The part of an RNA shown here (small-subunit ribosomal RNA, 3' major domain) has 475 nucleotides and comes from Candidatus Karelsulcia muelleri. The full RNA is in RNAcentral, with records from ENA and SILVA. Its Rfam family is "Bacterial small subunit ribosomal RNA". Its family is annotated with structural constituent of ribosome and ribosome in the Gene Ontology. Its mean pLDDT, the model's own confidence on a scale to 100, is 80.
Context: one part of a larger RNA
RNA sequence: UGACGGGGGCCCGCACAACCGGUGGAGCAUGUGGUUUAAUUCGAUAAUACGCGAAGAACCUUACCAAGACUUAAAUGUACUACGAAUAAACUAGAAAUAGUUUAGUCUUAGGACGGAGUACAAGGUGCUGCAUGGUUGUCGUCAGUUCGUGCCGUGAGGUGUAAGGUUAAGUCCUUUAACGAGCGUAACCCCCAUUAUUAGUUACCAGCGGUUAUUAGCCGGGAACUCUAAUAAAACUGCCAGCGCAAGCUGAGAGGAAGGUAGGGAUGACGUCAAAUCAUCACGGCCCUAACGUCUUGGGCCACACACGUGCUACAAUGAUCGGUACAAAGAGUAGCAAGUGGGCAACCAUAAGCCAAUCUCAAAACCCGAUCUCAGUUCGGAUUGGAGUCUGCAACUCGACUCUAUGAAGCUGGAAUCGGUAGUAAUCGCGUAUCAGCCAUGACGCGGUGAAUACGUUCCCGGGCCUUGUACA
Numbered sequence: 001u002g003a004c005g006g007g008g009g010c011c012c013g014c015a016c017a018a019c020c021g022g023u024g025g026a027g028c029a030u031g032u033g034g035u036u037u038a039a040u041u042c043g044a045u046a047a048u049a050c051g052c053g054a055a056g057a058a059c060c061u062u063a064c065c066a067a068g069a070c071u072u073a074a075a076u077g078u079a080c081u082a083c084g085a086a087u088a089a090a091c092u093a094g095a096a097a098u099a100g101u102u103u104a105g106u107c108u109u110a111g112g113a114c115g116g117a118g119u120a121c122a123a124g125g126u127g128c129u130g131c132a133u134g135g136u137u138g139u140c141g142u143c144a145g146u147u148c149g150u151g152c153c154g155u156g157a158g159g160u161g162u163a164a165g166g167u168u169a170a171g172u173c174c175u176u177u178a179a180c181g182a183g184c185g186u187a188a189c190c191c192c193c194a195u196u197a198u199u200a201g202u203u204a205c206c207a208g209c210g211g212u213u214a215u216u217a218g219c220c221g222g223g224a225a226c227u228c229u230a231a232u233a234a235a236a237c238u239g240c241c242a243g244c245g246c247a248a249g250c251u252g253a254g255a256g257g258a259a260g261g262u263a264g265g266g267a268u269g270a271c272g273u274c275a276a277a278u279c280a281u282c283a284c285g286g287c288c289c290u291a292a293c294g295u296c297u298u299g300g301g302c303c304a305c306a307c308a309c310g311u312g313c314u315a316c317a318a319u320g321a322u323c324g325g326u327a328c329a330a331a332g333a334g335u336a337g338c339a340a341g342u343g344g345g346c347a348a349c350c351a352u353a354a355g356c357c358a359a360u361c362u363c364a365a366a367a368c369c370c371g372a373u374c375u376c377a378g379u380u381c382g383g384a385u386u387g388g389a390g391u392c393u394g395c396a397a398c399u400c401g402a403c404u405c406u407a408u409g410a411a412g413c414u415g416g417a418a419u420c421g422g423u424a425g426u427a428a429u430c431g432c433g434u435a436u437c438a439g440c441c442a443u444g445a446c447g448c449g450g451u452g453a454a455u456a457c458g459u460u461c462c463c464g465g466g467c468c469u470u471g472u473a474c475a
Base pairs, nucleotide, nucleotide: 001475002474003472004471005470007469008468009467010466011465012464013463015459016458019422020421021420022419023418026314027313028312029311030310031309032308033307034305035304042053043052064300065299066298067297068296069295070294076122077121078120079119080118081117083115084114087104088103089102090101091100092099093098106113107112124289125288127287128286129285133283134282135278136277137276138274140272145184146183147182148181149180150179151160152159153158164175165174166173190266191265192264195234196233197232198231199230200229201228205223206222209221210220211219237260240254241252242251243250244249316415320374321373322372323371324370325369332363333362334361337356338355341352342351343350344349381412386407387406388405389404390403391402392401428451429450430449431448432447433446434445
């Protein structure tokens, strides 16, 4: 100087407490361990692995296994050699890759050009090492820290600055001070959202004026008010008032204001820590394989199943289930697409087809509300499992897809020890969309809006962190 202490002081955080809802019990989905297997490819493993890489494993993907093959793929160049092929079609063998046969199949000034093939040289490797590395990422932590120049103090390591007293979300700011300044962080500058004004007015809008109509629809003429769209500008700064204070600042259901003290949310992650993660995104040093650890193909596997754990979904019901009727979003996507409408089918879906490269057309809401049935039951709760019949995608749904109908109707009556999330448009609850994608094992991930709470006395304790101080046989 650090680190550590079941030392001390001060302070903070959904850390505890208060409140709400979960997990742990059930069934299923998914990931992991284990076991099994010809193979169940590889990586990730306290917090910081386990719905993670994977924003899509039937083939492909695919890296694994079995079997069958090839010896150089793709790209480009040079040199040489023999050629007229390559390719297409048909047939044969085969699981296919591939191999074989037949037919068709260049130009020329005769030098060659063009074309593929072969040979040689340059390949290829998801093989090893993340403890050789770059790049990227997680975490402490959006915590308030981490340093430098000059000066001063100390023999020196080093200290001071960065301490003390206040204050803050903050090393934020103020006062004092052998320190005075500065850098990286903090804050602000950036984006979204809440208010207003101006400009603009189609595809969005319809207040006032007029019109059309079986369809009642801004549908039409028109309008530029309103909504909205999208550009610019304004607006919030403790600016004003009162109290306290040297000041910084704090307090106030204060005024004004759409918004009040960081308004709310996002992006943004200092010096560093964990030889943290990744050689399988990519790049790259070294090592290794080269008739194979490279490449192609078919089939299988990654989906196995006594079991254990994590993360979720659906429930156990009446604040409910079912049936009928009926409203209101936002954000997105769409031409190999979204598909209205009409007809068929109990339905998944099929047929036909208007419109739309989209503020124009389409995908397209649910909880809510109204009415009816059920009356506390393993039930009109719950839907696993299984039989049968189908639909769709796709060369192909056996291993191994999703969906529909019918029948079946398991466990489950609120869950031990323990444990997780949340402080407001949050939790809880309700649907909608997108990426990936032929289809989909999505109950996942990332977004979007609808309805919309309870509680916080407080900091003794648990966990993590910051500053000061103290002890130490630790470095």